[in-house]
RNA sequence: CUGUGACAAUAGCAAACCGCCGGUAACGGUGAGACGCAAAGCCGCUGGUCCUUCAUAAUAUGCCAAUAGGGAUAGCAGGGUUACCGUA
Numbered sequence: 001c002u003g004u005g006a007c008a009a010u011a012g013c014a015a016a017c018c019g020c021c022g023g024u025a026a027c028g029g030u031g032a033g034a035c036g037c038a039a040a041g042c043c044g045c046u047g048g049u050c051c052u053u054c055a056u057a058a059u060a061u062g063c064c065a066a067u068a069g070g071g072a073u074a075g076c077a078g079g080g081u082u083a084c085c086g087u088a
Base pairs, nucleotide, nucleotide: 002088003087004086005085012037013036018031019030020029021028022027035075041081042080043079045078046077047076048073049072050071051070052069055067056066
């Protein structure tokens, strides 16, 4: 440096539920809590999924749905990037 995660060690993260806070929402922050994780560290670049106050179009009106824009998810996958230990 590359592959790999059998064994071992040291550390780390934290799903669901619940409280509080933020957001129209998806969801996020925080406390508590552990389902799991060898990148469950970081980056919305590609695809996926989800949301959408407002806007557009349509409609007699309303709702649903749609389009565009905007947003969320890194614990959906790919990609990029950095890193601990063991091992080959």
c-di-GMP-I riboswitch aptamer from Emcibacter sp., 88 nucleotides, folded computationally. The source organism's lineage runs through Bacteria, Pseudomonadati, Pseudomonadota, Alphaproteobacteria and Emcibacter. Of the family's consensus pairs, 90% are formed in the model.